[in-house]
Context: one part of a larger RNA
RNA sequence: GGCAUACGGUGAAUGCCUUGGCGACAGUAGGCGAUGAAAGACGUGACUAGCUGCGAUAAGCUUCGGGGAGCUGCUAAAUAAGCUUUGAGCCGGAGAUUUCUGAAUGGGGCAACCCAAUCCGAGUUAAGUCGGAUUAUCCUGAACCCAAUACAUAAGUUCAGGAGGCGAACGGGGAGAACUGAAACAUCUUAGUACCCCCAGGAAAAGACAUCAAUUGAGAUUCCGCUAGUAGUGGCGAGCGAAAGCGGAACAGCCCAAACCGAGUAUAUGUCAAGCCUGCAAGCGUUGUAUAUUCGGGGUUGUGGGAUGCUGCUUGUCUUCCUUGCAGGGAAGGCGAAGAGUUACAAAGUUAAUGAAUAGAGGAACGGCCUGGAAAGGUCGGCCAUAGAGGGUGAUAGCCCCGUAUGCGAAAUUCAUUGAUCUCUUUUGCAGCACACCCAAGUACCGCGGGACACGUGGAACCCUGUGGGAAUCCGGGAGGACCAUCUUCCAAGGCUAAAUACUAACUGUCGACCGAUAGUGAACUAGUACCGUGAGGGAAAGGUGAAAAGUACCCCAAUGAGGGGAGUGAAAUAGUACCUGAAACCGUGUGCCU
Repeated sequence: GGCAUACGGUGAAUGCCUUGGCGACAGUAGGCGAUGAAAGACGUGACUAGCUGCGAUAAGCUUCGGGGAGCUGCUAAAUAAGCUUUGAGCCGGAGAUUUCUGAAUGGGGCAACCCAAUCCGAGUUAAGUCGGAUUAUCCUGAACCCAAUACAUAAGUUCAGGAGGCGAACGGGGAGAACUGAAACAUCUUAGUACCCCCAGGAAAAGACAUCAAUUGAGAUUCCGCUAGUAGUGGCGAGCGAAAGCGGAACAGCCCAAACCGAGUAUAUGUCAAGCCUGCAAGCGUUGUAUAUUCGGGGUUGUGGGAUGCUGCUUGUCUUCCUUGCAGGGAAGGCGAAGAGUUACAAAGUUAAUGAAUAGAGGAACGGCCUGGAAAGGUCGGCCAUAGAGGGUGAUAGCCCCGUAUGCGAAAUUCAUUGAUCUCUUUUGCAGCACACCCAAGUACCGCGGGACACGUGGAACCCUGUGGGAAUCCGGGAGGACCAUCUUCCAAGGCUAAAUACUAACUGUCGACCGAUAGUGAACUAGUACCGUGAGGGAAAGGUGAAAAGUACCCCAAUGAGGGGAGUGAAAUAGUACCUGAAACCGUGUGCCU
């Protein structure tokens, strides 16, 4: 020096564990904010570094419930001083307080800072000073005031209401790539995707046929399964890719504009007049007529509908009015009757009952012996079970503890359902005839340029519109994939509308042929921390003594060290806080063999 072996050191793998993650499902909730949010800064404890809580009333204040013996949060043990059966701490409901920044909003500003004005109050001889409230902008409405400029208007002032910002995904709209694929690349594709902007809701959007169909007919929208990778489209390449129809989920239908009638306002006009419900008589006569506009009634459809006039049938009652009297006719209101309603078709509540959410509470049944440090293990004998889910307890417990099954519980706040109250509507509707008044205009449609439709300009309809032209009103108009005829079908140019559908940041519960500390979130621990970067931003490592600290009294070596040897605790200390197990590389010591 090598090999072998034993025992160690170092080292951290492995095994076991789980406080943390990941995924899914169900329910709830689906928003918070000028009554100042989200997010923070700074404070706040007897002593206080961090976390948590809270806000100068500062680990808290008041009150109402629950609960019942201890309590003064965690890392983190102690000390001090206190609280508490006159019910503390703790849990829940409702309140109070809530510094400064932040939409930040009195003005400014390098966020958490600086400086004000007005009014009121405290104080001062008077000021300085202190406390409270108000003072941003925009939009809408109302009132006031008022230029050039006569009336007026703009501007201005005041008041009232609203908005602003944040938030995971889902939704609607605007704007809109490229890498890529086409084995290159330009049309095309990726894709109307990503990114950006605006806006909204618990869902959004869409939606009650100017739709389809095809000679039979269907009957709003949305979503799913087929139809079907079909018909098509396509440098007919790569690719893109329907619909009718069928089967399901869920179902709900409505309101206006116009014609016509009435009323108000403005302007014009008007005296032998027209008009005042009709007839006759009397009377009135800035009543009337026209235009514009507002409001009320009316009306809402495609076997066309409505208005207007007339006719027929049908329809409770009372009062008042329509210049007066008579006859007829009409309008308004009350009562009664019928119907409907808070998600559309109008819109606010109040109250009761029931159910639910936000604290809880009751809750069955076991002992002996053996092993062991410890019994839940073994053994013997029992018991409960609407409870043998799960977790804990010194090893593996239905009967030790927490729970579980099951039934029960709310002063306060909130939600849902139902009823009452309440509110609203109808009280006339139907049919026929006549008449030809209305039925959404820079619209439909056409040309040009685009977009979107599965459809790339194509024979290219249908839909949207930048631009230029530009209709009709039912004897009308659109569609049926150029276009025309016939036929069929529907009624655009106004609006509202639940459910079936999408999503899950948050809360509650449950589950997993999900992970188990190089895994699972970046983060099981002071984690978006430490640290890096001017900044946008990047971004860790780090879990485990033991059943219980019983965390080694006392003695010795040593530097009043570090570390160790005894002793003691413990089942174990080669479990000693550098702590479970403790592999390998690597470093030693002893022994044997070889050189």